[in-house]
RNA sequence: CGAGACUUCCCGAUGAUCGCGCCGGGUUCGCCCGGCGAGGAAAGUCCGGACUCCGCAGGGCAGGGUGGUGGGUAACGCCCACCGGGAGCGAUCCCAGGGAAAGUGCCACAGAGAACAGACCGCCUCCGGGGGCAACUCCGGCGGUAAGGGUGAAACGGUGCGGUAAGAGCGCACCAGCGCCGGGGGUGACCCCGGCGGCUCGGUAAACCCCACCCGGAGCAAGACGAAAUAGGAGGGGAGAGGCGGCCCGUCUCGCUCGACCCUCGGGUACGUCGCACGAGGGGCACGGCAACGUGCCUCCCAGAGGAAUGAUCAUCGCGCCCCCCGUCCCCUCGGGGAGGGGGAGGCGUCACAGGAUCCGGCUUACCGGAAGUCUCGACCG
Repeated sequence: CGAGACUUCCCGAUGAUCGCGCCGGGUUCGCCCGGCGAGGAAAGUCCGGACUCCGCAGGGCAGGGUGGUGGGUAACGCCCACCGGGAGCGAUCCCAGGGAAAGUGCCACAGAGAACAGACCGCCUCCGGGGGCAACUCCGGCGGUAAGGGUGAAACGGUGCGGUAAGAGCGCACCAGCGCCGGGGGUGACCCCGGCGGCUCGGUAAACCCCACCCGGAGCAAGACGAAAUAGGAGGGGAGAGGCGGCCCGUCUCGCUCGACCCUCGGGUACGUCGCACGAGGGGCACGGCAACGUGCCUCCCAGAGGAAUGAUCAUCGCGCCCCCCGUCCCCUCGGGGAGGGGGAGGCGUCACAGGAUCCGGCUUACCGGAAGUCUCGACCG
């Protein structure tokens, strides 16, 4: 210098004028002054929690989720470190990464055969027939054979020697895998070494299923408090009305029932207030830890509306593009073309994705451009 890998950060700045929301103060109630005012994703609402209400003895079934190991955390499907497998020369990246020798299902096309396999071609013995002096060869048949060919993503270990009619882990040596046993290392996943057994058992579980672990429901329109009008409820008073009883009737009085109206109480609604902004909070330092993270000290206060404010214009600087000037390098068909650097008085743009609504930790998705750090590979120079 070129090509990459990983991590972190920024997302125009300042000033002036006008405007908006909330809070505090003042007010002559017109308004005035001061402070604060979106994001790394505020988004999707996909996980996990805080908080609130309801439910709940314990256990099981059903249903859903997670799935190597160890740690972190309030918790997680997140993060860190490691293990195993795969990709890359490498930094590094990817994995839904328990079980397929519990059971069931499925495996397109091609192919004879696709899972306790399979004779299409080929090879071999025997039998029958033909040809040939013979060696041998051709046709048909009963069998044997998975070594060779062919199909396929995948054909039931590989190489070699022996063996055989031809063959075959049929036997043996080595290699690969699996299982068992023993030794060593690691908290563990797992790794290393040795021995034994011919054991050679295909794939698929984001297919059913099995195993282990986790999971109550609804959500701030949760929920709490205050509280009209109207209607309805309970209690008390009560003009009046009705019948019955108090000795058969009347009067009178008492009890029971209905009851305009008045008073009191309680529930719900409109509406208002709270929840609601000091928090698993931001920044710095020290210590522990490989790290995620934790502990301690110091410091800061940073939107809280309730149909929803956070904007507009101008100036300067910055940034990007265009244009002009200066010098450098490379290529060249000598017309020119390309790369990156510095400067300017000029012109244009004022910027990507986007925007709170109870809050927090993650994941995912969107995004113009820029900065820093660590590392890898290649070339050149000293």
Bacterial RNase P class A from a Candidatus Eiseniibacteriota bacterium, 382 nucleotides, folded computationally. The RNAcentral record of the sequence draws on ENA. Its Rfam family is "Bacterial RNase P class A". By type it is a ribozyme. The coordinates come from a structure-prediction model, not an experiment, and the mean pLDDT is 77. The source organism's lineage runs through Bacteria, Bacteria candidate phyla and Candidatus Eiseniibacteriota.